c-di-GMP-I riboswitch aptamer from a Myxococcales bacterium, 77 nucleotides, folded computationally. Its mean pLDDT, the model's own confidence on a scale to 100, is 81. Lineage of the source: Bacteria > Pseudomonadati > Myxococcota > Myxococcia > Myxococcales. The sequence was found by an Rfam model in a public genome assembly.
[in-house]
RNA sequence: UCUUCGAAAAGGCACCCCGGCGACUCCGAUCGACGGGACGCAAAGCUGCGGGCCCUUUGGGUCGCCGGGCUACCGAA
Numbered sequence: 001u002c003u004u005c006g007a008a009a010a011g012g013c014a015c016c017c018c019g020g021c022g023a024c025u026c027c028g029a030u031c032g033a034c035g036g037g038a039c040g041c042a043a044a045g046c047u048g049c050g051g052g053c054c055c056u057u058u059g060g061g062u063c064g065c066c067g068g069g070c071u072a073c074c075g076a077a
Base pairs, nucleotide, nucleotide: 005075006074012041013040016037017036018035019034021032022031023030039064045070046069047068049067050066051065052062053061054060055059
């Protein structure tokens, strides 16, 4: 230095909940961004490539369902 691995540290992300704001609306519900809390995550970064699941069936979503590919912080055993 690289690969594997995942202790510690520094950061990061954000299931879900709450708050008000905007849109729509008679109300409620729904959607969006913002703020706070934070279940958890070593790739919970990216990629719909394969499978699963959901909406629907032409397609779309889900990468925080699993696997694959690409990239990446730190450095104990």